[in-house]
């Protein structure tokens, strides 16, 4: 020194739902707006939160099983199924090739 772990920068990926109540919409509905409750890192697209190949963040499969709740991917399954976004810099710890002295 390399590889490894750990930050953290810069770059790029990513999702943002589900119920209620009140408005507006001649009336219902779509649909827009405000508030509030559920899950959860993140549901006001905040630049905040996750993920970056050691990739389950995300996405398709899916108007999918199967538990469960007022409901919803809420839970689990699907999933050693298919894609998906760093050949990066620096710091630190570890490490002990290699090269120098001495002995």
């Nucleotide at each position: 020194a390399a590889a490894g772990u750990g930050a953290u920068g810069c770059u790029g990926g990513g999702g943002u739902g589900u119920u209620c109540c009140g408005g507006a919409g001649a009336c219902c509905g779509a649909u827009c707006c405000g508030g509030a409750a559920c899950u959860g890192a993140g549901a006001g697209g905040a630049u905040a939160c996750c993920c970056a190949u050691c990739g389950a963040a995300c996405c398709u499969g899916a108007u999918c099983c199967g538990g469960g709740u007022c409901a919803u991917g809420c839970c689990g399954g699907c999933g050693c199924a298919g894609g998906g976004a760093g050949a990066c810099g620096u710091c630190a710890c570890c490490g002990g090739a290699u090269c120098c002295g001495u002995a």
Predicted 3D model of a 103-nucleotide RNA (TPP riboswitch aptamer (THI element)) from Nisaea sp. NCBI's taxonomy places the organism under Bacteria, Pseudomonadati, Alphaproteobacteria, Rhodospirillales, Nisaea.